c-di-GMP-I-GGC riboswitch aptamer, 93 nucleotides, folded computationally.
[in-house]
RNA sequence: AAUCGAAAAGGCAAACCUGCCGAAAGGCAGGGACGCAAAGCCAAGGGUCUAAAGUCAAAAUCACAUUUUGACCAGGACAGCCGGUUGCCGAAA
Numbered sequence: 001a002a003u004c005g006a007a008a009a010g011g012c013a014a015a016c017c018u019g020c021c022g023a024a025a026g027g028c029a030g031g032g033a034c035g036c037a038a039a040g041c042c043a044a045g046g047g048u049c050u051a052a053a054g055u056c057a058a059a060a061u062c063a064c065a066u067u068u069u070g071a072c073c074a075g076g077a078c079a080g081c082c083g084g085u086u087g088c089c090g091a092a093a
Stems, first nucleotide, its partner, number of pairs: 004090002011036002016031006034080001040085003045082002047078004054072008
């Protein structure tokens, strides 16, 4: 020094439970630890999830229209999927 990861100190916190927010994905707080050397930060890029609004189609009712279902999708979410970026400690090699 870092493309490496022993130790010490300190840090984060999956599933699940409770409360609140949200149409949902999901988020926040408390509890809880499966794990994590970037499980710090970033949603511009790939990817995944969602689809209240909108568009289209079908069905029901005589019809305007409404309701339901399906597809697409503005938008939203996820950094503990890839990616970008900054960074603590220092055994061995």

Its Rfam family is "c-di-GMP-I-GGC riboswitch aptamer". Rfam links the family to the GO term cyclic-di-GMP binding.